[in-house]
Context: one part of a larger RNA
RNA sequence: ACGUGGUCAAGGAACUCGGCAUAAUGAUCCCGUAACUUCGGAAUAAGGGAUGCCUGGAAUGGUAGCUGGCCUCGCGCCAGUCGCUGUCCCAGGCCGCAGUGAAUCGGCCCAAGCGACUGUUUAGCAAAAACACAGGUGUGUGCCAAGCCGCACAAGGCGCUGUAUACACACUGACGCCUGCCCGGUGCCGGAAGGUUAAGGGGAGGGGUUAGUCACCUUCGGGUGGCGAAGCUCUGAGCCGAAGCCCCGGUAAACGGCGGCCGUAACUAUAACGGUCCUAAGGUAGCGAAAUUCCUUGUCGGGUAAGUUCCGACCUGCACGAAUGGCGUAACGACUUGGGCACUGUCUCGACCACGUGCUCG
Numbered sequence: 001a002c003g004u005g006g007u008c009a010a011g012g013a014a015c016u017c018g019g020c021a022u023a024a025u026g027a028u029c030c031c032g033u034a035a036c037u038u039c040g041g042a043a044u045a046a047g048g049g050a051u052g053c054c055u056g057g058a059a060u061g062g063u064a065g066c067u068g069g070c071c072u073c074g075c076g077c078c079a080g081u082c083g084c085u086g087u088c089c090c091a092g093g094c095c096g097c098a099g100u101g102a103a104u105c106g107g108c109c110c111a112a113g114c115g116a117c118u119g120u121u122u123a124g125c126a127a128a129a130a131c132a133c134a135g136g137u138g139u140g141u142g143c144c145a146a147g148c149c150g151c152a153c154a155a156g157g158c159g160c161u162g163u164a165u166a167c168a169c170a171c172u173g174a175c176g177c178c179u180g181c182c183c184g185g186u187g188c189c190g191g192a193a194g195g196u197u198a199a200g201g202g203g204a205g206g207g208g209u210u211a212g213u214c215a216c217c218u219u220c221g222g223g224u225g226g227c228g229a230a231g232c233u234c235u236g237a238g239c240c241g242a243a244g245c246c247c248c249g250g251u252a253a254a255c256g257g258c259g260g261c262c263g264u265a266a267c268u269a270u271a272a273c274g275g276u277c278c279u280a281a282g283g284u285a286g287c288g289a290a291a292u293u294c295c296u297u298g299u300c301g302g303g304u305a306a307g308u309u310c311c312g313a314c315c316u317g318c319a320c321g322a323a324u325g326g327c328g329u330a331a332c333g334a335c336u337u338g339g340g341c342a343c344u345g346u347c348u349c350g351a352c353c354a355c356g357u358g359c360u361c362g
Base pairs, nucleotide, nucleotide: 001357002356003355004354005353006352007351008350010348011347014346019343027051028050029049030048031047036041038174052094053093054092055091056090057089059087060086061085062084063083065081066080067079068078069077070076095099107341108340109339110338111337112336113335114333115332119131120130135172136171137170138169139168140167141166147158148157149156175328176327177326178325180258181257182256185255186254187251188250189249190248191247194246195245196244200240201239205235206234207233208232209231212227213226214225215224216223217222259277260276261275262274263273286320287317298314299313300312301311302310
C1' cells in the first nucleotide's frame, strides 16, 4: 500500500450521475392500522407494548402404574390417587447497560411514469417499459379442411383419432369507459356488359418449285421470255380464343390518410360567426411542454433557504389521438422518476484494531 473483517467524538447524504456501498429494520404474542379498491385486498400498512430468572398462589390439559366402582366380563368403561409433565394467569422478589441478551430473521412512507397480473428473454456487458399472457377483433377453412412439414414427383406425416363453442393466420393485450371521419391511392372480396389480350383454332391472300401452254429466235438439234394446274414447300390478314388488366361495386380492429388563406363583437384581446381555395375526408371523444415540446430551464402554482429534475395546471400539440388502440385503473414489479422518515465512515476528514498478501528498509 492493498485485501477481508471490526470500531469511532460532533454532524448525518454535506458524498455521488444516483444513498452505490454501509448501517438500520428483523423473531413470537398483544394493541392498533389510512387513502384507495375490481370489496378479494391495500396490510406484517403505518405506529406502539411485552419477552430473563427465583418464590408463592390459582386455573386447565396429558400420563404408565396403583386403588375403587360398573358391567353387554374385555387388551372394556368411569372415577380417584402417590407421582411425573405441558400450557396459561395473578402476586411478590432478584440481577445487568442490555432478558427474541448469541445466530437466523421485512427498513418504512408519500407522489408520478410504464406494463394489468404469476411468468419469459439477449448461456458470456441489457431482466426491462421488451416477449408471453387470459380477454378482444378480423380473416380463412365443410373435412382427403384451410394451413404447415416433407419430397424430384408421388405416396406419406402434422393439423386430428379434432369437425366451425373446431382448427389456422394476423392484429390488439386483464378490467372500466370507449374506439369518430375518409374506399381517391394500394391490398383484399364480389361482379360480369363493354375494352384490351397469349397459346391455340382459322385460313382470305402472297412467295418458291414446274407438268403444261403462249410469244419470239433458230444452224430445226434447240434456245430465250411470259403465264402457270396439281403436289410439295415458305408465309399468312380478317375472324373465334380465358384468366389478368381496364372497368363497376364493397371493404379501414385491411396498408394507410384525417387542410390552407382572409375577415369579423361598443377598450384591448380573442373570434361563437362569415368569405374563399383545395381534398377521398379534413383529427371526434379523451389526453397534452408528455418515455412524444424544437424554441425551452415555456408560463403560473406546489415543494426547497436555493429546484434544467419532480408534482398540479395552462394549451402556442415544431411533430398526441382512438385495437401500429385512446384515456383511466385496485393489485403486482430485483422496473423508471421525484420527495420524506429512520439509519449510517457515502461525506466534512480522517483515525484505530485484527488477520492476510505483496513490496520497501533493517
This is a predicted structure of a 362-nucleotide part of an RNA (large-subunit ribosomal RNA, domain IV) from a Gemmatimonadaceae bacterium.
The coordinates come from a structure-prediction model, not an experiment, and the mean pLDDT is 86.